[in-house]
RNA sequence: CGAAGCGGUCCAGGCGGUCGCUGGCGGGCGCUCCGCGAGGGGCGCACCGCGGGAGGAAAGUCCGAGCUCCACAGGGCAGGGUGCCAGCCAACCGCUGGUGGGGGUGACCCCGAGGAAAGUGCCACAGAGAAUCAGUCCGCCACGCCAUCCCGAGAGGGCCGCGCGGCAAGGGUGAAAAGGUGAGGUAAGAGCUCACCGCGCCGGUGGUGACACCGGCGGCACGGCAAACCCCACCUGGUGCAAGACCGAACAGGGAGCGCUCGAGGACGGCCCGUCCGAGCUCCCGGGUGUGUCGCUGGAGGGCCGCGGCGACGCGGCUCCUAGAGGAAUGAUCGCCAUCGCGCGUCGGUGACGGCGCGCGAGACGAGACUCGGCUUACGGGCUCUUCGACCA
RNA sequence: CGGGGUGUCGCACAGCCUGGUAGUGCACGAGCUUUGGGUGCUCGUUGUCGGGGGUUCGAAUCCCUCCACCCCGA
Repeated sequence: CGAAGCGGUCCAGGCGGUCGCUGGCGGGCGCUCCGCGAGGGGCGCACCGCGGGAGGAAAGUCCGAGCUCCACAGGGCAGGGUGCCAGCCAACCGCUGGUGGGGGUGACCCCGAGGAAAGUGCCACAGAGAAUCAGUCCGCCACGCCAUCCCGAGAGGGCCGCGCGGCAAGGGUGAAAAGGUGAGGUAAGAGCUCACCGCGCCGGUGGUGACACCGGCGGCACGGCAAACCCCACCUGGUGCAAGACCGAACAGGGAGCGCUCGAGGACGGCCCGUCCGAGCUCCCGGGUGUGUCGCUGGAGGGCCGCGGCGACGCGGCUCCUAGAGGAAUGAUCGCCAUCGCGCGUCGGUGACGGCGCGCGAGACGAGACUCGGCUUACGGGCUCUUCGACCA
Repeated sequence: CGGGGUGUCGCACAGCCUGGUAGUGCACGAGCUUUGGGUGCUCGUUGUCGGGGGUUCGAAUCCCUCCACCCCGA
């Protein structure tokens, strides 16, 4: 210097001018309601002032919780989920540290990783044979027969063929052919025997454990698939803020009370008296159209320090924290600075290369809608550590 | 915002649960029939099974993840 470990960690440009958006508080203006009144309430305008205003993923909605309503004595079945070990967490298909396996020269990364000697099922095509004590297609070997053929003087022997057996070594098929390599052994072979490796069982040691190491035994029994059914262990009710709760005019309907000239109630009026009108009036229930309010943001919250722990994390102290809208607001533009890339110039250096200046260009992914913890996916850059390679001295 | 579903030749659909050969109709192409066209008959072509990864000897099918489209809820 380049590439990499998709290692760790941080940022999501800054400041100022101009013009805008949103909702909060205070003031102003307008309308309206209540009250005898002083005054108070509501709505609107967006005029003035003050301070506030998206993310690391706000996304996908893939997991888990809070919260909500419905269901529910308890237990079981069915269904669903998880699946090496130990721990963390409110919980999790999350995280941390290990074990075992796999990939990479390496830093490092990846793993849905219980059980196939409980049972059932599948293993296409090819192949003789595809799963329990399997299998002879080619082949190897022993024995018997052997007209013709070959060798031989002959006895006899040989090739081929046929028959009947032995063999799992070699070839061939396949993803997979019933342990592997080597030696002995044999008619030829074979865990038939032996050594090493693998596998299984037993014992010991270490470890909380997954497991590791050591020793002995067994000639090998137990092919693969459970992201096939299934078995084992553990967990598990449904629903989703359009959940749900409140206020609730008018109209239809139901009920109760009072009243119908002995008159409820209404109008005039600040109130009483009074005058006029007068057959209905008042209350409750009720479904929930539409509007509004709550739920609605301070929470398993962030930062710093100390302690415990390898770590995830926990404990303690101090401190900080106003988006809460409801078709939905954070923007536009200009200037300067900073960052990155390219080009040119210049300076330094033996050199690989670096510093400075000027010009041009770039600045991503994307945006709340009840909240929180994770995962996954998208995406621009800085710093730092480590590995590999090259170059210079 | 929440919930559910579907992606397979050019079009409309099977196949997926229970993994091994992707099939049906229309359309398209060729031939026969006809003077020619249509109809009819025969034959044929057409697929990254939405993308990527994993499990398996083997994936349209099983699992994970991403994308697109559709439907429902005041």